Predicted 3D model of a 96-nucleotide RNA (THF (Tetrahydrofolate) riboswitch aptamer).

RNA sequence: GGCGAAGUAGGGCGCAGCGCGUCAAGUGCCGCAGGAUGGGAAGUUGUCUGCGGACGAAGAGCAUAGGCUCGCGGUGCUGCAUCCGCAUCCGUCGCC
Numbered sequence: 001g002g003c004g005a006a007g008u009a010g011g012g013c014g015c016a017g018c019g020c021g022u023c024a025a026g027u028g029c030c031g032c033a034g035g036a037u038g039g040g041a042a043g044u045u046g047u048c049u050g051c052g053g054a055c056g057a058a059g060a061g062c063a064u065a066g067g068c069u070c071g072c073g074g075u076g077c078u079g080c081a082u083c084c085g086c087a088u089c090c091g092u093c094g095c096c
Base pairs, nucleotide, nucleotide: 001096002095003094004093005092010084011083012082014080015079016078017077018076019075020073021072022071029053030052031051032050033049034048035047039090040089041088059070060069061068062067
């Protein structure tokens, strides 16, 4: 010097556990502001947080003192398995 590879935040899907809501929060959608994000630089996609907006739902049984059970929700968190995972410059690893 050439060729190749790994690694972030996080995301998809499945299973399990513990919760939340069903008195409608959450999820999903739009806008604004901010944050974190491969070992380093810089930054986008994505993501997270806050605020605002539009839309919007599946309850039933038992008990009747807190509740319990079966459901429902594009529901939250955790664990496991699996798949995906930053263009550019430098670095790392392998081969030549």